[in-house]
């Protein structure tokens, strides 16, 4: 320098043909327990890497940029 994949709660990841953003773990509160752990119940936490475009409607489609990883030179 060229190409490809990926970027979604604190972490690891889902999200189907474009139609109200979810799970597990972690955090917080409660129950249970002499206490801790375990178990059970509940709560909060995201404007989906950034900026545009298309569309009635975008995490999803298109473009540019940023970051990470890989391949080639």
């Nucleotide at each position: 320098g060229a190409g490809a994949a990926c970027g979604u709660g604190g972490c690891u990841c889902a999200g189907u043909u474009g139609g109200u953003a979810g799970a597990g773990c972690a955090a917080c509160g409660g129950a249970c327990u002499u206490u801790u752990a375990a178990u059970c119940c509940g709560u909060a936490g995201g404007u989906c890497g950034u900026g545009g475009g298309u569309c009635c409607g975008a995490g999803u489609c298109c473009c540019a940029c940023c970051g990470u990883u890989c391949u080639c030179a």